[in-house]
RNA sequence: GUCGACAAAGGCAAACCAUCCAAAAGGAUGAGACGCAAAGCCAUUGGCCUAAGUCCUGAGAGUUCAGGAUAGGGUUGCAGGGCUGCCGAAC
Repeated sequence: GUCGACAAAGGCAAACCAUCCAAAAGGAUGAGACGCAAAGCCAUUGGCCUAAGUCCUGAGAGUUCAGGAUAGGGUUGCAGGGCUGCCGAAC
């Protein structure tokens, strides 16, 4: 240093399970390790997931159902970008 070792020290923690929160996606905590050199931080750009609510369409007739779109929500363990950072073999 846009580098990353069968190195050392330390770190994080997927799935499953339990409890709680949420309409849902998903999240928090505990337990647990599949993995991770930024799996540290930021929803800023794209992607993906969701859609209680709202709008549109259709059906029905008791205040509903189905489909579509969407404000919004979520995800960085899906990438880009920004900020910060431990160690030091080889090159």
A computed fold for a 91-nucleotide RNA from a Desulfobacterales bacterium, annotated as c-di-GMP-I-GGC riboswitch aptamer. Model confidence (mean pLDDT): 87 of 100. The source organism's lineage runs through Bacteria, Pseudomonadati, Thermodesulfobacteriota, Desulfobacteria and Desulfobacterales.